[in-house]
RNA sequence: UAAUUGAGAGUUUGAUCCUGGCUCAGGAUGAACGCUGGCGGCGUGCCUAACACAUGCAAGUCGAACGGAGAUUUAAGGAAGCACUCUUCGGAGCUAAUCCAUAAAUCUUAGUGGCGGACGGGUGAGUAACACGUGAGGAACCUACCCUUGACAGGGGGAUAACAACGGGAAACCGUUGCUAAUACCGCAUGAGAUCUUAAGCUGGCAUCAGCAAGAGAUUAAAGGAGCAAUCCGGUCAAAGAUGGACUCGCGUCCGAUUAGUUAGUUGGUGAGGUAAUGGCUCACCAAGACCGCGAUCGGUAGCCGGACUGAGAGGUUGAACGGCCACAUUGGGACUGAGAUACGGCCCAGACUCCUACGGGAGGCAGCAGUGGGGAAUAUUGGGCAAUGGGCGCAAGCCUGACCCAGCAACGCCGCGUGAAGGAAGAAGGCCCUCGGGUUGUAAACUUCUUUGAUCAGGGACGAAAAUGACGGUACCUGAAGAACAAGCCACGGCUAACUACGUGCCAGCAGCCGCGGUAAUACGUAGGUGGCAAGCGUUAUCCGGAUUUACUGGGUGUAAAGGGCGUGUAGGCGGGUUUGCAAGUUGGAUGUGAAAACUCCAGGCUUAACCUGGAGAUGUCAUCCAAAACUGCAGAUCUUGAGUGUUGGAGAGGAAAGCGGAAUUCCUAGUGUAGCGGUAAAAUGCGUAGAGAUUAGGAAGAACACCGGUGGCGAAGGCGGCUUUCUGGACAAUAACUGACGCUGAGACGCGAAAGCGUGGGGAGCAAACAGGAUUAGAUACCCUGGUAGUCCACGCCGUAAACGAUGAAUACUAGGUGUAGGGGGUAUCGACCCCCCCUGUGCCGUCGUUAACACAAUAAGUAUUCCACCUGGGGAGUACGGCCGCAAGGCUGAAACUCAAAGGAAUUGACGGGGGCCCGCACAAGCAGUGGAGUAUGUGGUUUAAUUCGACGCAACGCGAAGAACCUUACCAGGGCUUGACAUCCUCUGACGAUGGUAGAGAUAUCAUUUCCCUUCGGGGCAGAGAGACAGGUGGUGCAUGGUUGUCGUCAGCUCGUGUCGUGAGAUGUUAGGUUAAGUCCUGCAACGAGCGCAACCCCUAUUGCCAGUUGCUAACACGUAAAGGUGAGCACUCAGGCGAGACUGCCGUUGACAAAACGGAGGAAGGUGGGGACGACGUCAAAUCAUCAUGCCCCUUAUGUCCUGGGCUACACACGUACUACAAUGGCUGUCACAGAGGGCAGCGACACCGCGAGGUGAAGCGAAUCCCAAAAGGCAGUCUCAGUUCGGAUUGCAGGCUGAAACCCGCCUGCAUGAAGUCGGAAUUGCUAGUAAUGGCAGGUCAGCAUACUGCCGUGAAUACGUUCCCGGGCCUUGUACACACCGCCCGUCACACCAUGAGAGUCUGUAACACCCGAAGUCAGUAGUCUAACCGCAAGGGGGACGCUGCCGAAGGUGGGAUAGAUGAUUGGGGUGAAGUCGUAACAAGGUAGCCGUAUCGGAAGGUGCGGCUGGAUCACCUCCUUU
Repeated sequence: UAAUUGAGAGUUUGAUCCUGGCUCAGGAUGAACGCUGGCGGCGUGCCUAACACAUGCAAGUCGAACGGAGAUUUAAGGAAGCACUCUUCGGAGCUAAUCCAUAAAUCUUAGUGGCGGACGGGUGAGUAACACGUGAGGAACCUACCCUUGACAGGGGGAUAACAACGGGAAACCGUUGCUAAUACCGCAUGAGAUCUUAAGCUGGCAUCAGCAAGAGAUUAAAGGAGCAAUCCGGUCAAAGAUGGACUCGCGUCCGAUUAGUUAGUUGGUGAGGUAAUGGCUCACCAAGACCGCGAUCGGUAGCCGGACUGAGAGGUUGAACGGCCACAUUGGGACUGAGAUACGGCCCAGACUCCUACGGGAGGCAGCAGUGGGGAAUAUUGGGCAAUGGGCGCAAGCCUGACCCAGCAACGCCGCGUGAAGGAAGAAGGCCCUCGGGUUGUAAACUUCUUUGAUCAGGGACGAAAAUGACGGUACCUGAAGAACAAGCCACGGCUAACUACGUGCCAGCAGCCGCGGUAAUACGUAGGUGGCAAGCGUUAUCCGGAUUUACUGGGUGUAAAGGGCGUGUAGGCGGGUUUGCAAGUUGGAUGUGAAAACUCCAGGCUUAACCUGGAGAUGUCAUCCAAAACUGCAGAUCUUGAGUGUUGGAGAGGAAAGCGGAAUUCCUAGUGUAGCGGUAAAAUGCGUAGAGAUUAGGAAGAACACCGGUGGCGAAGGCGGCUUUCUGGACAAUAACUGACGCUGAGACGCGAAAGCGUGGGGAGCAAACAGGAUUAGAUACCCUGGUAGUCCACGCCGUAAACGAUGAAUACUAGGUGUAGGGGGUAUCGACCCCCCCUGUGCCGUCGUUAACACAAUAAGUAUUCCACCUGGGGAGUACGGCCGCAAGGCUGAAACUCAAAGGAAUUGACGGGGGCCCGCACAAGCAGUGGAGUAUGUGGUUUAAUUCGACGCAACGCGAAGAACCUUACCAGGGCUUGACAUCCUCUGACGAUGGUAGAGAUAUCAUUUCCCUUCGGGGCAGAGAGACAGGUGGUGCAUGGUUGUCGUCAGCUCGUGUCGUGAGAUGUUAGGUUAAGUCCUGCAACGAGCGCAACCCCUAUUGCCAGUUGCUAACACGUAAAGGUGAGCACUCAGGCGAGACUGCCGUUGACAAAACGGAGGAAGGUGGGGACGACGUCAAAUCAUCAUGCCCCUUAUGUCCUGGGCUACACACGUACUACAAUGGCUGUCACAGAGGGCAGCGACACCGCGAGGUGAAGCGAAUCCCAAAAGGCAGUCUCAGUUCGGAUUGCAGGCUGAAACCCGCCUGCAUGAAGUCGGAAUUGCUAGUAAUGGCAGGUCAGCAUACUGCCGUGAAUACGUUCCCGGGCCUUGUACACACCGCCCGUCACACCAUGAGAGUCUGUAACACCCGAAGUCAGUAGUCUAACCGCAAGGGGGACGCUGCCGAAGGUGGGAUAGAUGAUUGGGGUGAAGUCGUAACAAGGUAGCCGUAUCGGAAGGUGCGGCUGGAUCACCUCCUUU
C1' cells in the first nucleotide's frame, strides 16, 4: 500500500475407482395456500381480462383585457307614509321598513379575449427499432413563459359573441334578423435591427463551404390595463443566454439456418417540392445499384435503462415499488389549434360495443383517484386535507390541484418489543415408558417474594410553521393508577439432517425431496408421550440464482466412458521464421470531460434501538478527446536463409491407367482302356452311374484367379494394390547446395476420390454362391450339415456414397533417457574390395525411463511438454426416428427434433461364482473284478386313494426298515360318543378333618351313591395329607424352525479358512497362500517383499497286532500228589494260556539309488509290525432362511364350560395302484437225514433258568445253581457218512384249512410260535443302477437294546474267507492355477423379439374449423395537398364598374375500414392407420452374455411367425490349440 475471498452430501456396484445424470442443505419474492395470531415503527399491495364499466371527484384561472347581467351598499331625488316629536290640528319635522329612476362603490360571473388544458397522474398493448444505454456531431435546427441587452408603441378602420326578437327540434343543439366592446381582427406610418437580392474586400475550415463586411435595393412591428400619483403589470421587433425539444452518427442490446437469399423509391445521381431542419421525406428524369454466412430477409418472444436478486468472482436471472427515456389512451385513420400535440379527461371520419330517443336523430370512452361486475390461487377505502412540498392562473388577495400529505384495510415484507423475574424437591398429582427396582415430563407446576414493557383507565400534551395558517390529532411523548394480571404457535424426529419410545395397522390404510418405508415385534404410515428447530409466526407450493468446473473466458473434454469428419485438394477466415527503419491501429502510462439523482460501500449524524432517514466521501465504462512510450502484435519499406519450393545426380517399390502374353488347377466336350460303384457325412440320404459313371490316357473349349518367392516386407491421402512384358503417368527418399527468398500451417462452405453389397444399359459366365428346391437333424428347424442351383461375383460405360471406412487415436511444427529388429539410401575405416564394425537420414515393429492416465495402458510413429487451425461431445431410452429441406432411377443417404418415460445407462479394474474354456491333481469317480438291486413272493416305509379318523413331522444327493431302541388297551397327539370346569398338574388365601381301603348298587366306563372302618408328626407357633370355597392362575403334541436357543444333517476328514506387522495399489484389494519339487495333507523343502502367527492336517486319546515286569481268583495246569465212567474235580503251583496295570517297540532310525548337497521317492536289511501298521473318537472358516416350536427351552399370536382334561370304543394295521429299503429264493459250491466239532461279545432277580420227567413240537411240571472270569442263556456254516440227479423237483416256501402252545384284564379288527395238511410266483431278472481294494467283499450263525408279548429292522460279535486295479481318455464329485463373462438371489443366472391385454404421449390421414402476416384487384370515409367551370364575400385599392384576397362547392392524387381471390403460415380437430413408451406372476421360441453350444459385431442385399438365418466385403471390441515372426533372459 492493496485485499477481506470459494465447505459439501445422498443415489449405479457384492465391494472399488472414474465418467455421468437426478436429488438435497443456502439466499430471494409485488407472492398464494394450510394451521395459528399480542403490540408498534417503516415500507408494499390486479403479476390474470390494454376485459366491460354505474356514481362522485381528478384543470382550471384571470373582472387589473372586454361588453353585459345579477346582488348589495351609499349619495342626492321622487312616491308612500306607520310610530315618535312639535302642532295654530291645516300641517311641519322626521325617517325604521317598502317602491321608482339616476350616479358611484363592492361582490358574483354565462360570453368574447389571454394564459394553462403538450405538465402532473396511469398503463406496458405495440415495438428487435437510433426504441433504449453510452459517447460524439451540426459548416442542417426550433424553443411560450424566464434572465440580460438594444430599439420602439403614431394614427385609423370594419366586424362579432353575449344580449334581444322570431323560428326549427323530443333532445343534443341550430338557423335568420337586429345591437355592442376589447390586450379579439385588419390596413397605413416609422425600421435600430432581422430577412431576401446584389456586392469591393478580409479571416477561417473538414468536402459541400462558414464567419465578418463598406455600399445599393426590396419586405416586415406593436395593446393596453391598474393606481390620486410615484410607479407597476403587460405589448412589438431584434441579439444573446438558460431551459426544453427535433435530427444524424460510432459502439452495445434475446432465440431460431428444419428461415439463405432479400430489395423497384429499392441504392445512387441531377433538378424541383416540402419541413423548424438534413435527407427518396416526396416527385420527374438518369444510372443499376444496395444488404447478406462478421447472419440479410423471415418467424417467435420482449418496453429499454439506473438498478434488484444471486454468486468468491466472472457470470446467470430479472426490470414490482423509487428515478430517467420511449410508446399508448375503446380499435384504425386524419388533420386543426398552438412555442410545443398529430393531443388520456380536444375535434373529424370509419369499425365494434353501451346508453337515450317522440325512430327523425343524438350521447359515451376510469391503462387518473376511489368504487362495481368479470377473470383469477391472488392484491385495499366510492375516507380526510390543501397544514406541508410542488404545479396552473392571477399585480395580489386568492381559486383549482384523487399530484401530494395523511388516515383506513392486509403478518404481504423488513425491524423492534412482549407473553413475566428470582427462589422453590415431599423431585406432588396427572400423563407416558418400564427389566416393576424405577425413569421421564421436571424447578416445570403448586407455593413465597418481586417487577409492570405492551394492552387498560385518568391527567398533561408537542415538533412538523418563516408573520398567519395543522388534515394527521388529543396522535407521538411525559406523569399517575390497578393487577401476573389480557397475550404461543407451527413444523420435524430412517439417512442426507438437530431430534425416540409405546400402541394401532399388517404391501392394507397410507408416507415420500432423493435413496426408499408398509407382507404381525414399523425410531419411515396413524395416534400419544417425549425430544429437536424456528418463533408472531411456522410449514407447503411456485419461480430465480447458487451448490453445477453439469456449456468450462476465469474453468471441461473427445484410444476404451458421450465425443476425430472415410480420405484428400483448396476458397474465405484464423495463425505465422531471422535482422533492421519508420508509423502508432491494438497495448501501456498520464491529464481533461462525462458516467443524473436514488441505490451500493465507508465515515459521521437524526428518530429510546433497529429497520428507516439525512450529510460527506468512495466506487461505477470494451466511453470520448489530448499528450507520451515503442518492448510485443499490427501496417509500410529494406534485407537474410534455416521454413517452403525449384534444379542436378542416383537407386527402391503389389502406386495408378492401357495393351499384349504365360503356365498350373477346376469344369465341360470328343475318343480310347475299363467295370460297379461313385459321391457325401458324426452317421446317412437326396444326387451321379450297366443308355458304362467314378478311375485312367490323349486331344480340344471356356472363364476366373495368379501357388512357391511372401516377410508385424514394400507402395499409396484414404479406400486399396500381388503372374510376366511394353507404353504413358503420380508421389516419396538419399546425396548435392546452383536458384527463388516466407512464397508457410490449418481450413467453414466448395470440389474430387471413396471396400463390399446394390441399381441402369450392353457383353460374359469356368468355379463359387444370397434366393429357391431336395435330403438329413430336430419337439419344431423357414438354421447350422449334405446334394443341386439363380441373381451376383468378371468386363465396358454410368449411378450409389455407405462400413468395426479402426490405430475406434484430425492436421502441422518444435522439444523431451535409452535398447533391439527390419526395409531403402548415403558416409567412415580396413592400401584395392565382397563382408564384419561404426555413424547419419527416411519408413516400419517391439521393450522400456521420466511424464501422463479412472485404470487398462501410451511412451520420439505419445495418449508426454507446448503452440496454431479445423471437426465433434454434454444422462439413458424415445431416435439417427418423425416432420421439413437437399441429393438419388430406386434402395436409400445427408441434415435432424419433440412429447413421453427412467434414476440410472456407462468405462476400467477387484473378489467370487459359473463355462457344452484350458492346465495340474485326488476320490470304489471311471476302468479291472466280486456280490447285488431293478423281474418273483413276503416284510417294512412312503406317495396316492379311501375314511368319521386313517394324528403329526421328514421330500434330490443329505425324506422313504427315517423320528418309532418295538401302535391289541395304554402309548396316542386322530375320530365318534359320554363326562368335568380353579380344573389331570404347580403356588398363594380361608374353612373343614379326613383321605383312603373293603364290600354292594347303577353305568360301556369315567363317575355317582350306599354300608363298614378311620388320621399322622410337632419345638404347640404350626406342618403333612385330603375335601370344600373365592380368585389370581393352571393347561394346550394349538400357529410361526421365515422371530429364536440348543441339537443335528450335508459339502467333507475335503485341505482348506484367516489374522498381525510390513510392502505394492488412488481404491476395492493384492502379497503372504503364487512358483519349482514333494506329500494322504497349506505335509515338508528350495526360491521369492515378505516375516511371523492362529483355526484346521498330523500328533497327543481309545481299541487292536509283539513283548518285558508286577500282581494270580471265579481263570490256567507244565512238573508233583490224590482222583473219576469222563472231567483242573481236589491238594499244590502261577511256568504257560488268559485277564489287568505299568512299560518297551516304528523314528524313513540304517544301507544303496534317484533327486537341486533339499524335502522326498524307490529298493533292501533287521523286525511281531515299515513308511499316517489296521480301526475308532475327533468335523476349520463357512454354505444350504437345510431339519426340528411334536425331546427340551423360548418371544409373539391364538383357545379358556375348550384348541384344556377324564373315559369307552374305533383308527394309526384301510387298498385298483406307484416307488424306496430289506428278507427268502429260483437250487447239486445244493436240499434232506444221521453223526462229530470249533467262537467272540454280551445279558441275567417281577431275571437267566441247568438237570430230570411229560409232549411229535411250540411248550408244560417240578426245580439245583447264579446279582455271576464261578451258574444259566448257548452257536451255525464246517468235518464225516448216506440219499436226491436237473425236474417247477425231496428246489422254493407264499397262501389257505384244521388242531394246539405262550404272553397278557383282553389276541375279532390286530401278536408270536408249534404240528399236520395245502404247495402260489419264481428256472438268475429290460432300460437303468448300488456296494466293495483285505481279514475287505461275499457267506454263516450268535448276542444285545426296545420289550408283558411281538424283529426279515437296528446296534454289536466272532467263524469261513476271495477276485481285481493296465491306467486316468471318458462319467460324477472335489482341490489348486489360469482365462472369458452383459452373472453377484451368482447358470435353477442374465436376457431378445413377435403375438395377446390395459393405459399414455406422438407421426401420417379424405378432410373440417379458427387465427396471423403479406400480396393482387375492387370500393373508398374523414382529411392534407393540388387544380378549378360554379356560388358567396365586411376591412385593402378604386368616384364607379370592378379588382385583390378569402370561404363554400366540385374535381384529382394519396388514403383507414370493408369486399373478392389465390397462395404462405400457426393452432385445434378427424374415421382409420404406423411405430414408441409403461404395466408382480399371459403365449411362442432362445437370438445375445462362457468357444452361449454355428465366435460375435459393422455395412449392404435377400429370405423367414419372432428373436433371426444366409451371401459378399470388413473389424477384434473372439475363446482354445498349433505354427511363424518379434521381444526378454542365460
Predicted 3D model of a 1530-nucleotide RNA (small-subunit ribosomal RNA) from Oscillospiraceae bacterium HV4-5-C5C.
Taxonomically the source falls in Oscillospiraceae (Bacteria, Bacillati, Bacillota, Clostridia).
Rfam family: Bacterial small subunit ribosomal RNA. Rfam links the family to the GO terms structural constituent of ribosome and ribosome.
It was read from a public genome assembly.
Its mean pLDDT, the model's own confidence on a scale to 100, is 83.